[in-house]
Source information:
This is a predicted structure of a 328-nucleotide part of an RNA (large-subunit ribosomal RNA, domain IV) from a sediment metagenome. Model confidence (mean pLDDT): 84 of 100. Rfam family: Bacterial large subunit ribosomal RNA. Its family is annotated with ribosome and structural constituent of ribosome in the Gene Ontology. The RNAcentral record of the full RNA draws on SILVA.
Context: one part of a larger RNA
RNA sequence: AUCUAGGUAAGGGAAUUCGGCAAAUUGGUCCUGUAUCUUCGGUAUAAAGGAUCCCUGUGAUUGUUACUUUUCGUAGCGGUUGCAGGGCGCAGUGACUAGGGGGGUCCGACUGUUUAACAAAAACAUAAUCUUCUGCUAGUCCGCAAGGAUGUGUACAGAAGGUGACGUCUGCCCAGUGCCAGUACUUCAAACUUCUUUUCAAGGGAGCUAAGAGCUGGUAUACGGCGGGAGUAACUAUAACUCUCUUAAGGUAGCGAAAUACCUUGUCGUUUAAUUGACGACGUGCAUGAAUGGCGUAACGAGAUCUCUACUGUCCCUACCUAGAGUC
Numbered sequence: 001a002u003c004u005a006g007g008u009a010a011g012g013g014a015a016u017u018c019g020g021c022a023a024a025u026u027g028g029u030c031c032u033g034u035a036u037c038u039u040c041g042g043u044a045u046a047a048a049g050g051a052u053c054c055c056u057g058u059g060a061u062u063g064u065u066a067c068u069u070u071u072c073g074u075a076g077c078g079g080u081u082g083c084a085g086g087g088c089g090c091a092g093u094g095a096c097u098a099g100g101g102g103g104g105u106c107c108g109a110c111u112g113u114u115u116a117a118c119a120a121a122a123a124c125a126u127a128a129u130c131u132u133c134u135g136c137u138a139g140u141c142c143g144c145a146a147g148g149a150u151g152u153g154u155a156c157a158g159a160a161g162g163u164g165a166c167g168u169c170u171g172c173c174c175a176g177u178g179c180c181a182g183u184a185c186u187u188c189a190a191a192c193u194u195c196u197u198u199u200c201a202a203g204g205g206a207g208c209u210a211a212g213a214g215c216u217g218g219u220a221u222a223c224g225g226c227g228g229g230a231g232u233a234a235c236u237a238u239a240a241c242u243c244u245c246u247u248a249a250g251g252u253a254g255c256g257a258a259a260u261a262c263c264u265u266g267u268c269g270u271u272u273a274a275u276u277g278a279c280g281a282c283g284u285g286c287a288u289g290a291a292u293g294g295c296g297u298a299a300c301g302a303g304a305u306c307u308c309u310a311c312u313g314u315c316c317c318u319a320c321c322u323a324g325a326g327u328c
Stems, first nucleotide, its partner, number of pairs: 002325008011316002015314001020311001028052005037042001039165001053087015088092001100309007107301002112124002128163007139150004166296004171226003176223002178219005185214003192207005227245005254288001255285001266282006
């Protein structure tokens, strides 16, 4: 030289950068004052302001001691607190300690949990909600068994699974695959019965028959699924309407270029001087959609993203200082 850890910078103030990463700002306490939204609890320390040290005077209140114990009466020593005047400094929570703030959207309701040593999250869990099994010698699980767990519990219980607070809702399809129920009848193994050259063995045939299957129903908060082509209104365009093919049924309410949109930087509006961004709309949704939950949602979040304000060596554009490593 350079690096590491600190510190300070005029003017500008995010121009830096994927991105305000890092740093700076803010900060405690008291007083004033607080929008929007809201599940009326909150949001909220919202935001935004002011004060804060020392001295003197004077009031309020309170503890205690003494004195006319007396009656709050006086005085002394204390605690808390109000007001006024004055003093010093750039600065009075003078160091340390100690939130920057506001707004929009997405996701997840929340507190919680997690990949010990690259991931803390939108993942898991959760209350709540729905379904299934189970009447106890139960059901589920472990064990070859004896036996054991749930449980010395008993359906307001236990086990298994899905969704995931709350609000509002949860449409159509049982053809397929499951599951459940039924079943006059059909099919169907061994055993059994019976027949099979005179007998035995082996073999063969017939009959009977369980579960299962066929068959008949049910069931989607079971696994899942939820169309195409033409024509038509007195400008054009569009198609409430009609025809047709076809399915088990043809996607309802919602939401929608979305954590889902290929084309795509879709189109329009707002934001900017300028925006592949963000937000609000539109809907032609390559390939949204209803407990594989749909759509909202106050509060919450070391979550994702956009923006405003304050602030700053992130930058314009570098410089200097301190300590250490290092060079010599």